Context: one part of a larger RNA
RNA sequence: GCGCGAACGCUGGCGGCAUGGCUAAAACAUGCAAGUCGAACGCGAAAGUACCUUCGGGUACGAGUAGAGUGGCGAAAGGGCGAGUAAUGCGUUUCUAACGUGCCCCGAGGUCAGGGAUAGCCCAGGGAAACUUGGAUUAAUACCUGAUGAUCCCGGACCGUCAUAUGACGGACCGGGCAAAGGCUUGCUGCCUUGGGAUCGGGAAACGUCCUAUCAGCUUGUUGGUGGGGUAACGGCCUACCAAGGCUAAGACGGGUAGCGGGCGUGAGAGCGUGGCCCGCCGCAUCGGAACUGAGACACUGUCCGGACUCCUACGGGAGGCUGCAGUAACGAAUAUUCCGCAAUGGGCGAAAGCCUGACGGAGCAAUGCCGCGUGCGGGAUGAAGCAUCUAGGUGUGUAAACCGCUGUCAGGUUCCAGCAACACAAUGAGCAGAACCAGAGGAAGGACCGGCUAACUUCGUGCCAGCAGCCGCGGUAAUACGAGGGGUCCGAGCGUUGCGC
Numbered sequence: 001g002c003g004c005g006a007a008c009g010c011u012g013g014c015g016g017c018a019u020g021g022c023u024a025a026a027a028c029a030u031g032c033a034a035g036u037c038g039a040a041c042g043c044g045a046a047a048g049u050a051c052c053u054u055c056g057g058g059u060a061c062g063a064g065u066a067g068a069g070u071g072g073c074g075a076a077a078g079g080g081c082g083a084g085u086a087a088u089g090c091g092u093u094u095c096u097a098a099c100g101u102g103c104c105c106c107g108a109g110g111u112c113a114g115g116g117a118u119a120g121c122c123c124a125g126g127g128a129a130a131c132u133u134g135g136a137u138u139a140a141u142a143c144c145u146g147a148u149g150a151u152c153c154c155g156g157a158c159c160g161u162c163a164u165a166u167g168a169c170g171g172a173c174c175g176g177g178c179a180a181a182g183g184c185u186u187g188c189u190g191c192c193u194u195g196g197g198a199u200c201g202g203g204a205a206a207c208g209u210c211c212u213a214u215c216a217g218c219u220u221g222u223u224g225g226u227g228g229g230g231u232a233a234c235g236g237c238c239u240a241c242c243a244a245g246g247c248u249a250a251g252a253c254g255g256g257u258a259g260c261g262g263g264c265g266u267g268a269g270a271g272c273g274u275g276g277c278c279c280g281c282c283g284c285a286u287c288g289g290a291a292c293u294g295a296g297a298c299a300c301u302g303u304c305c306g307g308a309c310u311c312c313u314a315c316g317g318g319a320g321g322c323u324g325c326a327g328u329a330a331c332g333a334a335u336a337u338u339c340c341g342c343a344a345u346g347g348g349c350g351a352a353a354g355c356c357u358g359a360c361g362g363a364g365c366a367a368u369g370c371c372g373c374g375u376g377c378g379g380g381a382u383g384a385a386g387c388a389u390c391u392a393g394g395u396g397u398g399u400a401a402a403c404c405g406c407u408g409u410c411a412g413g414u415u416c417c418a419g420c421a422a423c424a425c426a427a428u429g430a431g432c433a434g435a436a437c438c439a440g441a442g443g444a445a446g447g448a449c450c451g452g453c454u455a456a457c458u459u460c461g462u463g464c465c466a467g468c469a470g471c472c473g474c475g476g477u478a479a480u481a482c483g484a485g486g487g488g489u490c491c492g493a494g495c496g497u498u499g500c501g502c
Stems, first nucleotide, its partner, number of pairs: 001502004006498005013373006019366002021331001027328002030326003035073003040070002043067001048061005080284003089209008099201002104197008112146004122135005152177005158171005182189003210256003217247003222244008259281004263274004286307005309320004337363001339362003345359001346357004376406004386397004410443001412438005419432002446491005451472003457486005467474002
């Protein structure tokens, strides 16, 4: 000098765009943050209104609505955080002839026959509750059986191409095996098998990736092989047996610290520092462990077990997880609203209308930062007053003010409604924005510094005191260095101080 997710002091007019718990990955009251589909399925109210009535009620509409339940898809995304991790991560370049891929796109073929349950509802029971037991009954795109079936899968044998070979690909043969679901309706949409694509993922290798030798040896599933298992797939991934290997001074093993990158800051560069916001990857979801479901998880707002903690309890037993958005308390130098809306963009479901969406779009708070604007403009004295100073004449503040003339940015008030609005037309704005008019200088300037470095000087007070200070150093009776006044300098809605980085 530049910079900051800053904090603190004094001060503070407006707008735009950004940013805002860096500390306790410590604990959380309350609300919301993942639903949707009646064009998969069976059920199915009530309030209210009308009419009838034997006054008990009934019928119709409400309404096949609300509502749960079965089933499907989604819930593995989106959102948060950085604890752990020094390599199972990340980055770059390759490989996978060792693999998967719901929804989407293109192609081929199929969608036949039958069956028994079960939730819901009803009845009975247990429990304080959470919830749960038994009986009867019912539907499906839920479940099961059979049939059919290939270019799919398995086994066998053959040919061709590539290849040193293992083997891979393609073609045709034999044997065995595997499927389905309908709905609305009259042409759509589903379902099953299969080939290809697209997308997204799983896996492998090389190289790079902080400090420490006051860590020098480490390792027994360890290193390799064979058989077996397991996986979508390779592999000590697991297992039995066999061999005795493997890593290490180019730093193994251990200890400390740390998410990584694109980037960001600084610097002429080399480099040094850093990884907040945004984007990509990874990891985590109270702590530890485990699997289930599924195309995909070992799953933040799923399940089970154990621990700590909190809450309810009728003491028998149960419930919970904000490192989602707000918010609370705590910690701290320090960091915001328990706001509005699905109008836009995007996502889930649905044929659609639509529903849901604290993603997102907005508004609110904070000078936290960057940028822009304003706090008026012109005239106005040999120059008011006040204040300061003085050689007592004067000089400075200073065209500054007063006064005269004018303008209307911003803020304020009134009215209107381009644009953000697109999805055939129409309709649709949470919020922002735009235009015209009105009034009137009114509502809007401070902070630090003035000994040298370093731009800016005098008077008084004080008297090694009180104090200042980044370094040198000032102060002991004329202090341009302390405190105050006047004046000046530099920045300016900011100015300084502190901290941290180059």
The part of an RNA shown here (small-subunit ribosomal RNA, 5' domain) has 502 nucleotides and comes from an uncultured bacterium. The full RNA is in RNAcentral, with records from ENA and SILVA.